[in-house]
RNA sequence: GGAGUGAUAGCAAAGCAGGUCUAUGCGGAGGACUGAAAAUCCUUAGAUGGUGGUUCGAGUCCAUCUCACUCCA
Numbered sequence: 001g002g003a004g005u006g007a008u009a010g011c012a013a014a015g016c017a018g019g020u021c022u023a024u025g026c027g028g029a030g031g032a033c034u035g036a037a038a039a040u041c042c043u044u045a046g047a048u049g050g051u052g053g054u055u056c057g058a059g060u061c062c063a064u065c066u067c068a069c070u071c072c073a
Stems, first nucleotide, its partner, number of pairs: 001072007010026003014022001019056001028044005049065005
């Protein structure tokens, strides 16, 4: 220098045929249970790397930037 992959709650990790509410596990908060804890159960809050574009509608499609990783030279 060229090419590719990835970036989603505090952590991990799904969602790609674009369509109401975004799952799930751990963690957080409240509650149940207990003499009190642990474990277990119930409820609950919080996320789509930045910017722009396409669309009635974007986590999802397109462009670019940033960062990480991989391959080629």
About this RNA: This is a predicted structure of a 73-nucleotide RNA (transfer RNA) from Lutibacter sp. Its Rfam family is "tRNA". Rfam describes the family as follows. Transfer RNA (tRNA) molecules are approximately 80 nucleotides in length. RNAcentral holds the sequence, with entries from ENA.